Transfer RNA from Candidatus Nealsonbacteria bacterium CG23_combo_of_CG06-09_8_20_14_all_37_18, 72 nucleotides, folded computationally. Lineage of the source: Bacteria > Bacteria candidate phyla > Candidatus Nealsoniibacteriota. Rfam family: tRNA. Its family is annotated with triplet codon-amino acid adaptor activity in the Gene Ontology. The prediction has a mean pLDDT of 84.
[in-house]
RNA sequence: GCCAGAGUAGUUCAGUGGUAGAACGCAAAAUUGGUAAUUUUGAAGUCGAGGGUUCGAUUCCCUCCUCUGGCU
Numbered sequence: 001g002c003c004a005g006a007g008u009a010g011u012u013c014a015g016u017g018g019u020a021g022a023a024c025g026c027a028a029a030a031u032u033g034g035u036a037a038u039u040u041u042g043a044a045g046u047c048g049a050g051g052g053u054u055c056g057a058u059u060c061c062c063u064c065c066u067c068u069g070g071c072u
Stems, first nucleotide, its partner, number of pairs: 001071007010024004018055001026042005048064005
C1' cells in the first nucleotide's frame, strides 16, 4: 500500500429503515443473627466521528478514525 471483518450500557453481545434491548456487573429495598444466594425495583447509551439518501437512519451510501486478520 491492497482486501476483509469489527466498533451499540462498566463488560460480553443482540437488534439490519418506524419507542435502543438481554445477560453479567452496579445501586436500593425485601429476606437473614450476619454475609452469600434469592426476589423486586432502579440507574447507566450523543449506537466510533462527519456528511448524504429518506417523512423517518443503530440499520442504506460516501469519507475519515481505531482495533483484528490476510496479502504484498